[in-house]
Context: one part of a larger RNA
RNA sequence: CGCUGGUUAAGGAACUCUGCAAAUUGGCCCCGUAACUUCGGGAUAAGGGGUACCUCCGCGAGGAGGUCACAGCAAAGCGGCUCUAGCAACUGUUUACUAAAAACACAGGUCUCUGCAAACUCGUAAGAGGACGUAUAGAGACUGACGCCUGCUCGGUGCCGGUAAGUUAAGGAAGGGGGUCAGGUUUCGGCCGAAGCCCACAACCGAAGCUCCGGUAAACGGCGGCCCUAACUAUGAGGGUCCUAAGGUAGCGAAAUUCCUUGUCGGGUAAGUUCCGACCUGCAUGAAUGGCGUAAUGACUGGAGCACUGUCUCAACCGGCGACUCGGUGAAAUUGUAGCCGUGGUGAUGAUGCCACGUACCCGCAGCGUGACGGAAAGACCCUAUGAACCUUUACUGUAGGCUGGUAUUGGUAUUAGAUAUGUCUUGUGUAGGAUAGGUGGGAGGCACCGAAGCGGCGACGCCAGUCGUCGUGGAGCCGUCCUUGAAAUACCACCCUGGCCAUAUUUGAUAUCUAACACGUUCACAAACACGUGGACAGUGCCAGUUGGGCAGUUUGACUGGGGCGGUCUCCUCCUAAAGAGUAGCGGAGGAGCCCAAAGGUACCCUCAGCCUGGUUGGCAAUCAGGCGUAGAGCGUAAACGUAGAAGGGUGCUUGACUGCGAGACUGAUAAGUCGAGCAGAGACGAAAGUCGGGGUUAGUGAUCCGGCGGUUCCGAAUGGAAGGGCCGUCGCUCAACAGACAAAAGGUACUCUGGGGAUAACAGGCUGAUCCCGCCCGAGCGUCCAUAGCGGCGGCGGGGUUUGGCACCUCGAUGUCGGCUCAUCACAUCCUGGGGGUGAAGAAGCUCCCAAGGGUCCGGCUGUUCGCCGGUUAAAGUGGUACGUGAGCUGGGUUUAGACCGUCGUGAGACAGGUCGGUCCCUAUCUGCUGUGGGCGUACGAAACUUGAGGGAUUUUUUCUUUAGUACGAGAGGAUUUGGAAGGACGUACCGCUGGUGUUCCUGUUGUCUCGCUCGAGGCAGUGCAGGGUAGCUAAGUACGGUUCGGAUAAGCGCUGAAAGCAUCUAAGCGCGAAGCCAGUCCCAAGAUCAGGUUUCGAUGAGUCCCCUGGAAGACUACCAGGUUGAUAGGCCGUAAGUGUAAGGAGAGUGAUCUUCUGAGCAGAACGGUACUAACGGACGAACG
Repeated sequence: CGCUGGUUAAGGAACUCUGCAAAUUGGCCCCGUAACUUCGGGAUAAGGGGUACCUCCGCGAGGAGGUCACAGCAAAGCGGCUCUAGCAACUGUUUACUAAAAACACAGGUCUCUGCAAACUCGUAAGAGGACGUAUAGAGACUGACGCCUGCUCGGUGCCGGUAAGUUAAGGAAGGGGGUCAGGUUUCGGCCGAAGCCCACAACCGAAGCUCCGGUAAACGGCGGCCCUAACUAUGAGGGUCCUAAGGUAGCGAAAUUCCUUGUCGGGUAAGUUCCGACCUGCAUGAAUGGCGUAAUGACUGGAGCACUGUCUCAACCGGCGACUCGGUGAAAUUGUAGCCGUGGUGAUGAUGCCACGUACCCGCAGCGUGACGGAAAGACCCUAUGAACCUUUACUGUAGGCUGGUAUUGGUAUUAGAUAUGUCUUGUGUAGGAUAGGUGGGAGGCACCGAAGCGGCGACGCCAGUCGUCGUGGAGCCGUCCUUGAAAUACCACCCUGGCCAUAUUUGAUAUCUAACACGUUCACAAACACGUGGACAGUGCCAGUUGGGCAGUUUGACUGGGGCGGUCUCCUCCUAAAGAGUAGCGGAGGAGCCCAAAGGUACCCUCAGCCUGGUUGGCAAUCAGGCGUAGAGCGUAAACGUAGAAGGGUGCUUGACUGCGAGACUGAUAAGUCGAGCAGAGACGAAAGUCGGGGUUAGUGAUCCGGCGGUUCCGAAUGGAAGGGCCGUCGCUCAACAGACAAAAGGUACUCUGGGGAUAACAGGCUGAUCCCGCCCGAGCGUCCAUAGCGGCGGCGGGGUUUGGCACCUCGAUGUCGGCUCAUCACAUCCUGGGGGUGAAGAAGCUCCCAAGGGUCCGGCUGUUCGCCGGUUAAAGUGGUACGUGAGCUGGGUUUAGACCGUCGUGAGACAGGUCGGUCCCUAUCUGCUGUGGGCGUACGAAACUUGAGGGAUUUUUUCUUUAGUACGAGAGGAUUUGGAAGGACGUACCGCUGGUGUUCCUGUUGUCUCGCUCGAGGCAGUGCAGGGUAGCUAAGUACGGUUCGGAUAAGCGCUGAAAGCAUCUAAGCGCGAAGCCAGUCCCAAGAUCAGGUUUCGAUGAGUCCCCUGGAAGACUACCAGGUUGAUAGGCCGUAAGUGUAAGGAGAGUGAUCUUCUGAGCAGAACGGUACUAACGGACGAACG
C1' cells in the first nucleotide's frame, strides 16, 4: 500500500451520473391502517405497543406478584418505508459467456383461408403431420388483460370478383413464296417449269395472364396550401381561391415522439437543463403498424420525502489475508544488441542513443507509475480491393412451386356453336334522276287464267324511302327500248363480288349424358385380388407451352475526387493559364459543339462596309434619297481565336467538281487514328482565254471491333451441277455520352458482419500554416456640454501569439484509448486578489485606465454526462491559458461509439438518422528512465572516533476583520480616508498527546443460544471480538502548541538631485539618491561523492577502533539507526504504584425462588512508571608498521 472485515466525535447525501456501497428495518403477539380499486385487492400499507427470569393461579390463551440488566425475538437467522410519473395489464420467456428490459410470450380482439383425400406443412415419391380432429374445428396474419373507443380515403400496390372488347404461347391450319427437277423453249447467254422432296413464311382457330370494369383499409398504405375578415389591439366563428383518392375525427400532446429548447406559466428547492401540473406554436402525435385511461404486478426507468448511515466535510484506529524478510518449490507474456541521464535544438515534423550545454563515483532493495509514442490483439472506426458473406427489392438473369392451355393415357351417345367447301334462295340507297342502279357479258323482247295491276292482313330486312316473301281479295294487264348518267335496265339469261338464311359434307369447339379405362371407399385381424358402391373420361401422371414466381440461386451495383459520401465531371472545338518552336497539370479562368446550307456549293463578271456630318416631302435620334469624312471601328450561318477590302464581304449570269480511279511528298501521333497535298487518267461545270473546281474563310458538328440488313460483283461453292452460305466494293443500324466502346442483358443494405491491405487516406493528438481567433501598436474622422487622445475611436495600415474554427495530409491504421469528473500537479503572464506606481471627466470614499510585479492565494452548493452556462449563498479574489484540449500500465465510465429494444422521420424493403430514449465485460506481477525512500562497495594518499564549515539544493513566502490615530483630513451634506500602533481570525504548514475525544479482536464487566469440564457450583469453547457497556498504552483529530514577521542589500515601474551634448531646458549621456507581497540575503531543513572529496579536536601496534553474535527498542519492509551486553536494569519474571473495570470466587445471612446483603472499591488487570540480577545478554573475529 492492496483486498476483506470491525468501530468512530460533530454534522447527516453536503458525495456522486445515481444514496453506488454501507447503514437502517427485520421474528412472533396485540392495536391500528389512507387514496384508489376490476371490490379480489391495496396491506406485513403506514404508524404504535409488547417480548427475559422466578413464584402462584389457569387445560390453554394468559393473569397476578416478584427479580436483574445499558439492553430480555439480548447471539444466529430475519422486509427499510412513503409519495409521484413513464412503460408493460398480470405469473412467465430471452441474447449459455458484457443487454432480463419498455423486447418475446400471454388470455382476449379482428381479418383471411379451409367442406375433409380440407387448407397448410415436410417429402422426388410412397407416405406422414394437420387429426384418428371436422367451421364452437384447423391454418396464416395483425393486435395484445380490462374500460371507453377505433374517424376519412379504393387514386397507387396487393387481394377477391367480373369479363364484351384489345393483346397473347405451344399446337392446329387454308394459302401463296423459294430451292431442286422430268420436260418445254432459245438469239445458245439464258428463260419457263408439273408431281415429289426440301426450306422459310403464314390468314384463321387458340387458355390463363395483362389491359379493362367493380369490390376490399383490424389489406400494404395515405390523411394539404395561400389570401382576407368582428367598432382598441389580438384572435379568427366566417369568406375566397388552388390542388387532392381523401385532406388527421375522438383522444393525447415540448411526450421513450419537440429541432429551435433549459419553449412559457405554475408547483416543489435558498438555488431545479431533471421531475410534476398546465398551455398548444404537434420541425415530424393519433386511432388493432391500435388511440386514450387504468386497480394490481415489476431484481424495469425517472423525480421527491422520512428514517438511516464513513457516500461525504475528512479522515482516524483496529482484526485477518497478501505485500516485506527467511526456508522450500517455482511459472508467464516480453526481449535487435545495449557501457540504457536532463534541457534546448535537430531529425519522417514529440530523441536514453545525433548536436550543444548542463548534471552525474560503482551496485542493490522497497515503493510510485512520467516516459520508453510500454505489453497484449497483422485497427473493429475510415478508405481501398474490378475481395467475401449474409439480408432486401418494382436491379439483371434464371429457377423450385402455383395457375393455365395443348397432347398422351382417353372411350360411347346426343344436342349445339363456329369455320371452310358445294348447292338453293337472297342482299346492294353519294349527287342528278320516275328510284335502294353491286360488276361484266349476251340481249329486243320477257312475264301473266297453273291468275297481271290494284287493295287488305302477317313476317323478314331497313339508310324509315322502300325492297322481298307468304296468305286472302281482285279479274287483265305489268315491264323493257325513249329523258337524266362515267356505267342501262331485275325485260330476260349467264358468270361472278359483298353481306346473309337454309341444306349437305369436312373440321374445330362447347354442353349434357353413359361406363369400361382411371381414382377412391366398404366388407376383412392385416395385405392384395375379385365383388359391390361412389366419382369418371374429369382428376391424377408424362411431355410441350404461356404466365406468375426474392420461395430459392448466381451475380452486378463505374471512375475522377486536396479522405470518403453528397454535388460536379467523363467525348469534341476556341481562348487564357503555357514561361516568344511544339507540347504541358489542376474539382484553374471563360465560352461553345453532338448541327446547318441545293445554296450559304462551283465558276465568270461587277461592287465595298460600320459610324458620323450636311442637305432634303410626310419623317421624329434612327426608314428611303443626295453629297462629304471614313483602313475596316463592318460583314464573313454558328463559340472564340486567327484571317480577310488587291476579299474570304455584297450582288448577277450559267451551273453541280458536294465527281470516279489514283496519289509523289509532307505534318502529327506510343498505337490506332487524324491532317495537308502538287500531279496523272476518265467524264464534266464556268470562262474569250489563262485558268479555277475532288463542297462551304479556317479550326467543333463525333464512335473502333464484333453482329446483322440492303445494293452491286469478272471471287469461293465440302463428289459433280446448282443452291444455301460466305468474301470483296458501296452503304445502313450505337446519347456503346462512363464517348479507346468489359455482356444483347444488372439496384440496394449491413451496428450481425468477415478477409487482404493502407498512415499511399479520414476521425483524436502532434507538426507546418495562421485565413479565422486572441492581443498589441500607428493614423485620427468623430463621441465625450466645451476639448481628437480621462474614457472611447469610423475608414485604413503594421505586427505579435499559437488557447478557437479551419487548411495541409508530414510520423503513427502488424493500434499514439476518445469527452467530462476525481486525484496529483507544473509552467507562462496578456494579473482575478494581495504589493508598488502614472493619468483621471481623481474633493473624500468608491471607481475607470495604463505601467511594474508570477511570492502566495484564487470557495461551497442547485440543475445538467456535461466542459461551458444559468441560479443560490459567500469571498480580498472566486484569473486567462499551455502541459498528447496535462494526468485511464492512477481511478471512474455518466456522455459519445458494437451487439438488444422503443418512438419520430426517411426508405417499397433490408435498413438509416452530429434526432430522442432504456440497457450494456475498462486487462497488465514494472526490465530501463524518471521520482520517493533506504542500504552495500570503493574513494577522499596511515588507521579511527567525535564535533563541525557550507558550495549547492529544498521548504517557508498568505490574507481578512475589528480597533487606536478619527468621525480627524476632505466634503454643502451624505459620507469618509492616507499614515501609525494594537487585537482577533480564515486558510495553509510543522510538531505533539497533558487536556477533549476516536480507536483500542492481547484489559474489565454484563448477557443470549449451545457444547464440554461426570453432576452442582465455578469456568471454558463456538456463534462477526457471538452480542452489548466501558477502556490503559500506542496511534490519532475534530484536540493542543507553534510558524509566515521585523531588519538589511541591489532593483522594476515611477519619483528625484546635479548636469552637458544642444550658452536654454532636461532624472542621464559621466555622477548621486529614493522606490514593490517581486530578486539576493535573512528563518528552517538536507548537504564534503562539493572526486576542488574541506576544517577542528582527540586517540592509536603498550592495539585506537570496528564488526559478527546476543538482550532489546516509542528505530525499522530488509538493511540501517539507537539502548545495552555481568564493571549490566537491555528484555522477561517478580514486587510496588498509576490508569482501567466496577464490589470476584468462597463463606455467612435473607428469600419458596429468581435474586439480594455482607466480608469488599472487592477481584482481575496488555503495552505505563519506579524498583529488584530471579532468567537471558553466551561466544568469536578483524584491525592502521608512513604509503